[in-house]
RNA sequence: AGUAGAGGCGCAUGGUUCAUGAGUAGGGUAUCUGAUAUCGCAGGGAUAAGGGAUGAUACCGGAAAGGGAAGCGUGCCGAAGGGGAUAUCUCCUGUAGGAUAUUGCCCUGGUUAUACAGUUAAGAGCUGUAUGACUGUCAUCGUAUGAUGGAGUGCUACU
Repeated sequence: AGUAGAGGCGCAUGGUUCAUGAGUAGGGUAUCUGAUAUCGCAGGGAUAAGGGAUGAUACCGGAAAGGGAAGCGUGCCGAAGGGGAUAUCUCCUGUAGGAUAUUGCCCUGGUUAUACAGUUAAGAGCUGUAUGACUGUCAUCGUAUGAUGGAGUGCUACU
């Protein structure tokens, strides 16, 4: 340098089914109100609107996406996640947020519990930080049961 492996409730992803989302959103009818409303915010612009905007009440009818569970499949073991940077999209400009893609830049070995924060419809889930537990790997020490420490561009095997 190349090839092949290991960590386990292992990681990511794609369909299927189910529940949640939710009797919610949009929609329709009736009554009242009576000039604004929508595109995050500001400016601009566009569209609708006294043939009734908007709001309220009652009734009718009524979703979907993301996320979740189960099982099946695919790709894998920096699997992958987060942050930063760059580019594109989100009516135009600015700004805030979001989505997608790229990135030998930074952090994290993995799982899990608790607390806080963010996200979300959500006490689910996901993400971040901190503190524990369990676990794998290497090094050092050992009284040889263990202890301490490190990080995945690591570790093990073969060529």
Molecule: Lysine riboswitch aptamer
Organism: mouse gut metagenome